[in-house]
RNA sequence: GACCCCAUCGUCUAGUCAGGUCUAGGACAUCAGAUUUUCAUUCUGACGACCGGGGUUCGAAUCCCCGUGGGGUCG
Numbered sequence: 001g002a003c004c005c006c007a008u009c010g011u012c013u014a015g016u017c018a019g020g021u022c023u024a025g026g027a028c029a030u031c032a033g034a035u036u037u038u039c040a041u042u043c044u045g046a047c048g049a050c051c052g053g054g055g056u057u058c059g060a061a062u063c064c065c066c067g068u069g070g071g072g073u074c075g
Stems, first nucleotide, its partner, number of pairs: 001074007010028004020058001030046005051067005
């Protein structure tokens, strides 16, 4: 330098192929409450995310372009 892949709650992850519904879902963590003599367990609730910009579209996490970051292959 060329090409390919990836980026979603604090962490991991589903959804992207094939745009629209169902709170963008789940697990762990954190916080609050209930239960318990206490802790733990269990139960209930809360918190919290689509990497950035632009485009297409009535409508974009999803499609297109550019960029940023990470990984890989080749030279």

Description:
A computed fold for a 75-nucleotide RNA from a Candidatus Omnitrophota bacterium, annotated as transfer RNA. Its mean pLDDT, the model's own confidence on a scale to 100, is 80. Lineage of the source: Bacteria > Pseudomonadati > Candidatus Omnitrophota.